[in-house]
Molecule: transfer RNA
Organism: Bacteroidales bacterium
RNA sequence: GCCAAGAUAGUUAAAGGGUAUAACAGUGGUUUCGUAAACCACCAUUCCGGGUUCGAUUCCCGGUCUUGGCU
Numbered sequence: 001g002c003c004a005a006g007a008u009a010g011u012u013a014a015a016g017g018g019u020a021u022a023a024c025a026g027u028g029g030u031u032u033c034g035u036a037a038a039c040c041a042c043c044a045u046u047c048c049g050g051g052u053u054c055g056a057u058u059c060c061c062g063g064u065c066u067u068g069g070c071u
Stems, first nucleotide, its partner, number of pairs: 001070007010024004018054001026042005047063005
């Protein structure tokens, strides 16, 4: 330099045009003499900038970063 894959909650991951989901973590509650465990509830997210669309995490273009391959 060229090519490919990826970027979503504090963390690890789903969702591939129509309310963004789960687990762990966190907060509150139930239970206990108390703690842990268990159960219930809550909180919190689409890398950045444009485009297409009634509607974009999803499709297109550019950028940044990460990983891998070629030279």